[in-house]
C1' cells in the first nucleotide's frame, strides 16, 4: 500500500399529504403499495476539471448533476481507526 473478511466510529434531508390493501371485534395505531409536492448526497451512476499519462474520443475528486438511492429509529453509508492476510 492492496484484496476479502471481522470489530468500532460514521453526516445530510418531511415520523409530509392523499388513496387502496392488510393486521385490528370496532376505534386508535402500524405496515405495504400507488399518486403528489418538498428536500438530501458520503453507497452506486454520470459530467467538468487541477493534475498525470500519451498508442488510445486514456486515467482522474469528498467539486458538479441527482438517473438510481435516501429523508424518525433500525438497516444502509463514502471515509477513518483497529485486527488479520498478501505483496513490496
Nucleotide at each position: 500500500u492492496u484484496c476479502g473478511c471481522g470489530c468500532g466510529g460514521g453526516a445530510g434531508a418531511g415520523c409530509g399529504c392523499c388513496g387502496u390493501c392488510a393486521c385490528g371485534g370496532c376505534c386508535a395505531g402500524u405496515g405495504a403499495c400507488g399518486g403528489c409536492c418538498g428536500c438530501c448526497g458520503a453507497c452506486g451512476g454520470a459530467g467538468c476539471a487541477a493534475c498525470c499519462a500519451c498508442c488510445c474520443c486514456g486515467g482522474a475528486a469528498a467539486c458538479u448533476c441527482u438517473c438510481a438511492g435516501g429523508c424518525a429509529c433500525c438497516c444502509g453509508g463514502a471515509c477513518c481507526g483497529c485486527a488479520g492476510u498478501c505483496g513490496g
Glycine riboswitch aptamer from an Actinomycetes bacterium, 88 nucleotides, folded computationally. The prediction has a mean pLDDT of 75.